Background: The RNA shown here (transfer RNA) has 72 nucleotides and comes from a bacterium.
[in-house]
């Protein structure tokens, strides 16, 4: 310098172009428990960033911007 491919919650991971974007596990708060785990209730948290397409974008398109491979 050129081709890929990935970017969603503190962390792993879902999500036929259409429902309030789920779930584990962590955290908060309550029940239980002399006290803690442990377990059962409940709550807060996310689409990398800018444009386009479309009635409707996590899903398609581009550009950037980080992360991994690969060629040179």
């Nucleotide at each position: 310098g050129c081709c890929c491919c990935c970017a969603u919650a503190g962390u792993u991971c879902a999500a036929c172009g259409g429902a309030u974007a789920g779930a584990a596990c962590g955290c908060g708060g309550g029940c239980c428990u002399u006290c803690u785990a442990a377990g059962c209730c409940u709550g807060g948290g996310a689409u990398g960033c800018g444009g386009g397409u479309u009635c409707g974008a996590u899903u398609c398109c581009u550009g950037c911007u980080g992360g991994g491979g690969g060629c040179a």
RNAcentral records the identical sequence in 2 taxa.
Its Rfam family is "tRNA". It is annotated as a transfer RNA.